[in-house]
RNA sequence: GCCUCGGUAGCUCAGCCCGGUAGAGCGCUUCCUUGGUAAGGAAGAGGUCGCGGGAUCGAAGCCCGCCCGAGGCUCCA
Numbered sequence: 001g002c003c004u005c006g007g008u009a010g011c012u013c014a015g016c017c018c019g020g021u022a023g024a025g026c027g028c029u030u031c032c033u034u035g036g037u038a039a040g041g042a043a044g045a046g047g048u049c050g051c052g053g054g055a056u057c058g059a060a061g062c063c064c065g066c067c068c069g070a071g072g073c074u075c076c077a
Stems, first nucleotide, its partner, number of pairs: 001073007010026004020057001028044005050066005
């Protein structure tokens, strides 16, 4: 340098193909329960969907460029 995959909640990841209210588990907060804790139950908070641009009535999802991470490939003597 080229190719492939990935970047979404604090963490691990779905959702993207086929555009139409952003999700799950764990964690966190509050409450219930208990003499108290763990476990269990209920409710809740938490997101520039890597960045910029384009097309669209409308983008996490499509198109283009860039950044970051992982893996692979590649010249001559």

The RNA shown here (transfer RNA) has 77 nucleotides and comes from an archaeon.
It matches the Rfam family "tRNA". The family's RNA type in Rfam is transfer RNA. About the family: Transfer RNA (tRNA) molecules are approximately 80 nucleotides in length.